[in-house]
Context: one part of a larger RNA
RNA sequence: CUGGGCGUAAAGAGUUGCGUAGGUGGUUUAUUAAGUGAAUAGUGAAAGCUAGCGGCUCAACCGUAUAGAUUAUUAUUCAAACUGGUAAACUCGAGAAUGGUAGAGGUAACUGGAAUUUCUUGUGUAGGAGUGAAAUCCGUAGAUAUAAGAAGGAACACCAAUGGCGUAGGCAGGUUACUGGACCAUUUCUGACACUAAGGCACGAAAGCGUGGGGAGCGAACGGGAUUAGAUACCCCGGUAGUCCACGCCGUAAACGAUGGAUACUAGCUGUUGGAGGUAUCGACCCCUUCAGUAGCGAAGCUAACGCGUUAAGUAUCCCGCCUGUGGAGUACGGUCGCAAGACUAAAACAU
Repeated sequence: CUGGGCGUAAAGAGUUGCGUAGGUGGUUUAUUAAGUGAAUAGUGAAAGCUAGCGGCUCAACCGUAUAGAUUAUUAUUCAAACUGGUAAACUCGAGAAUGGUAGAGGUAACUGGAAUUUCUUGUGUAGGAGUGAAAUCCGUAGAUAUAAGAAGGAACACCAAUGGCGUAGGCAGGUUACUGGACCAUUUCUGACACUAAGGCACGAAAGCGUGGGGAGCGAACGGGAUUAGAUACCCCGGUAGUCCACGCCGUAAACGAUGGAUACUAGCUGUUGGAGGUAUCGACCCCUUCAGUAGCGAAGCUAACGCGUUAAGUAUCCCGCCUGUGGAGUACGGUCGCAAGACUAAAACAU
């Protein structure tokens, strides 16, 4: 370079969220002639290649002022379908406008009740807790239980759902303020403004790190009790970091739909969420159509099979990322980033 692939065999980067270069790009008309096609001419060394003839006994090999080819390139002329350029226009893509709708989307502040724990006080007396069974443990210095009060932290039962929202990570008590996006209807406006996206920027669970707070419950480490041949565990009693908040780092996960994004096309059926229209009705429900999501089946087709199947893993186009037997190894070395932990980039020898 060509080819084949990427749900589960190696392979979709955590999100492509924003976006640069680059690549690709809707409909119509005119023009241009860069790409493209045709013709003519020049160049395309020698060797080599193909064909002919010849020389070594043949062949390989060699020779030949014999021919061809050399897919290329230059110039001129012509063509104008397609791609590109230029000019003008269009509305289906995209965006804006107007009117509605749903939502745990985000940030901040305020606030509520249940429960756990601790403390104070009262009642009350001998047990409580725990387990397969026990023991460590708590309790006559009055526990457990029960009643009243107080403190403090964390999480929000029911509603709740194959439910909703968000680019992903993720988001759930309530109220308020600020704020992002989506969907539907109208078809009013702009007029291709689009798609993808190497680098780049931003975000990114949990754990971990730094500084300062906070600390109810839970709970790595650690201590004790059991179990056991042993038990650095599973079980029990305690318990520090952490879990929470603010600010700053880290940048990884089975970050999963193990399925990159965009567009178009290709049977249906059933549920559910949010709209719109129709029908019906006093009205709501019901019923029908349609748009956008979210689930379960399933025709064609695809697949090694499992399965996927209008939310494709079907049929096609465009762009990006990635893979190339296994181990060595996501390691060494170097580099960049980081306070560190480490992350990213990323081999080879050798073995098979």

The part of an RNA shown here (small-subunit ribosomal RNA, central domain) has 352 nucleotides and comes from Candidatus Saccharibacteria bacterium TM7i. The source organism's lineage runs through Bacteria, Bacteria candidate phyla and Candidatus Saccharimonadota. It matches the Rfam family "Bacterial small subunit ribosomal RNA". Rfam links the family to the GO terms structural constituent of ribosome and ribosome.